[in-house]
RNA sequence: UUUUACAAGGGGAAUGAAUGUCUCCCCGGGAUUUUCCCAAACCGCUUAUUAAGCUGAUGACUUCUGUGAUGAG
Numbered sequence: 001u002u003u004u005a006c007a008a009g010g011g012g013a014a015u016g017a018a019u020g021u022c023u024c025c026c027c028g029g030g031a032u033u034u035u036c037c038c039a040a041a042c043c044g045c046u047u048a049u050u051a052a053g054c055u056g057a058u059g060a061c062u063u064c065u066g067u068g069a070u071g072a073g
Base pairs, nucleotide, nucleotide: 009027010026011025012024013023016064017063018062020061021060022059028038029037030036031035044054045053046052047051
């Protein structure tokens, strides 16, 4: 100096918010430098793909809000 692994931290996982747990993914660069910018992870599915159709507020579990379906009062 390079590569790999581990630990910690930050970010992400197709519509809002919160809590805790768990899973997976990304983590580099730059600047006017204690902050900001860019990049990465991420940006659903089906078909006959100029168009039509479908599931879901969760990555998974829990709660709230909004929405939809069914039943009862």